[in-house]
This is a predicted structure of a 73-nucleotide RNA (transfer RNA) from a Patescibacteria group bacterium.
It matches the Rfam family "tRNA".
The RNAcentral record of the sequence draws on ENA.

RNA sequence: GGGCGCGUAGCUCAAUGGUUAGAGCACUGUUCUUAUAAAGCAGAGGUUCCAGGUUCGACUCCUGGUGCGCCCA
Numbered sequence: 001g002g003g004c005g006c007g008u009a010g011c012u013c014a015a016u017g018g019u020u021a022g023a024g025c026a027c028u029g030u031u032c033u034u035a036u037a038a039a040g041c042a043g044a045g046g047u048u049c050c051a052g053g054u055u056c057g058a059c060u061c062c063u064g065g066u067g068c069g070c071c072c073a
Stems, first nucleotide, its partner, number of pairs: 001072007010025004018056001027043005049065005
């Protein structure tokens, strides 16, 4: 330098172009306990990497950029 893939909650990951973007773990509160842990209940946490475009509607499709990984040179 070229090709391919990926980027969504603190972490690991879902989400057919459609009606509030969710789950597990973690975190906070609470119940239980002498106190923890475990377990139960409740809650908080999101500019879906960035900028445009298509569309009535975009996490999803298209273009460019950017970060990471793999392959080739």